This is a predicted structure of a 74-nucleotide RNA (transfer RNA) from an uncultured Bdellovibrionales bacterium.
[in-house]
């Protein structure tokens, strides 16, 4: 310099009828129980889906650009 792979919620992860309401689990908050915790239950909160374009009625999904890890070639 070239190839390949990941980047998605506070952490790990799925893309959930391959483009059509962004989901889980742990965490947090609130209430239930409990003498008072623990655990268990019920509900809420939580996303610029790694950055800028572009195709599209519509993009995490498909094109490009570029950023960060991580393997490979030289």
């Nucleotide at each position: 310099a070239g190839g390949g792979u990941a980047g998605u919620a506070g952490c790990u992860c799925u893309a959930a009828u391959u483009g059509g309401u962004a989901g889980a689990g742990c965490a947090g908050u609130g209430g239930a129980u409990u003498c008072c915790a623990a655990a268990u239950c019920c509900a809420c909160c939580g996303g610029u889906u790694g950055u800028g374009a572009g195709u599209u009625c519509g993009a995490a999904u498909c094109u490009c650009u570029c950023c960060u890890g991580c393997c490979c070639u030289g």
Rfam family: tRNA.